[in-house]
This is a predicted structure of a 267-nucleotide RNA (Bacterial large signal recognition particle RNA). It matches the Rfam family "Bacterial large signal recognition particle RNA". By type it is a non-coding RNA gene. It was read from a public genome assembly, where an Rfam model found it. The prediction has a mean pLDDT of 77. The model forms 87% of the base pairs in the Rfam consensus.
RNA sequence: CCAUACCAGCCGGGGAAGCAGCGGAGCCCUGUACCUGAAAUCCGCUACAGCAGGGGUGGAUUCCGAUUUUGAGGGUCGAUUCUUUACGAGUAGAGUCAUAUUCUGCUGUGUUGAGGGGCGGGUCUUGCGCAAUCGGGAACUGUGAACCAUGUCAGGUGGGGAACCAAGCAGCAUUAAGCAGUAAACCUGAUGUGCCGCGAGGCAGCCUGCCCGGAGCAGCGGGUAUGAAAAUCGCGUGGAGAUGACGCACGAGAUUUCGGUGUAUGG
Repeated sequence: CCAUACCAGCCGGGGAAGCAGCGGAGCCCUGUACCUGAAAUCCGCUACAGCAGGGGUGGAUUCCGAUUUUGAGGGUCGAUUCUUUACGAGUAGAGUCAUAUUCUGCUGUGUUGAGGGGCGGGUCUUGCGCAAUCGGGAACUGUGAACCAUGUCAGGUGGGGAACCAAGCAGCAUUAAGCAGUAAACCUGAUGUGCCGCGAGGCAGCCUGCCCGGAGCAGCGGGUAUGAAAAUCGCGUGGAGAUGACGCACGAGAUUUCGGUGUAUGG
């Protein structure tokens, strides 16, 4: 160095989750990478950390170790910004409110009398009166009794010798209670009534009459000052949610350089 048989190694790896830890049917990344069996409410194992069976490759560009530059991806931290919520402070951050002042501002109003002052009246409350409205009464009108109301009582009845007397139905007239009605007037009661009268009270505001007096007054807008409050925006602090900068460890894959790796037999 060659041939045959064999041994190691390799025939995928990683992340999150889970687990005391490691690995395995799921998920995600890488990207091509033997087959079969059981297994997730589970299966196997223990730092040499899947098990069982079969197949291929096999001493290397392909296996193993170290190293350079990169690097998909998920994890972690959580700056910043945004949203939301609770609390707080404040007055020279906006915004709101009040007062005062100012303006060659604007619009009205005012010598046909402003603002102001004085004296009244009304509006409000209450009492009385008057009126109105409604009801009741009285009064008046009409009606109104088979008998048990009145008057008159035909006929008829009773008494009488007779004159005549007595009771009395119907009818007619009248009337009681009752019923119906009534314009005004009378008495009486009531009132969600009144451009009504009188008295008392009240009188803040508003309306109004008269008097005094004689030039402003009102509204809006701008500026300034003083003060108030915490609706809203903004500010501060805390909570929740979203975002995910920089960093951290992991890391498939790619890439650079160096090193390592058999046994037996025969020639």